[in-house]
RNA sequence: GCGCCCGUAGCUCAAAGGUAGAGCAGUUGCCUUUUAAGCAAACGGCUGUAGGUUCGAGUCCUACCGGGCGCA
Numbered sequence: 001g002c003g004c005c006c007g008u009a010g011c012u013c014a015a016a017g018g019u020a021g022a023g024c025a026g027u028u029g030c031c032u033u034u035u036a037a038g039c040a041a042a043c044g045g046c047u048g049u050a051g052g053u054u055c056g057a058g059u060c061c062u063a064c065c066g067g068g069c070g071c072a
Base pairs, nucleotide, nucleotide: 001071002070003069004068005067006066007065010024011023012022013021018055027041028040029039030038048064049063050062051061052060
């Protein structure tokens, strides 16, 4: 330099163009002599950045940024 894949909650991952979810972690409460375990609730995201298409984009298109793999 070229090609392919990935980027979504603190972490690991979902979401076939139609209100972004789960598990774990953290917070509060219940339970327990206490802790752990268990139960319940709430919180936590403007989906890497900037544009485009569309009535509507995490999803499709383009260019960048970052990471991984391959080729040279």

Transfer RNA from a Candidatus Nealsonbacteria bacterium, 72 nucleotides, folded computationally. It was read from a public genome assembly. Rfam family: tRNA. It is annotated as a transfer RNA. Model confidence (mean pLDDT): 80 of 100. NCBI's taxonomy places the organism under Bacteria, Bacteria candidate phyla, Candidatus Nealsoniibacteriota.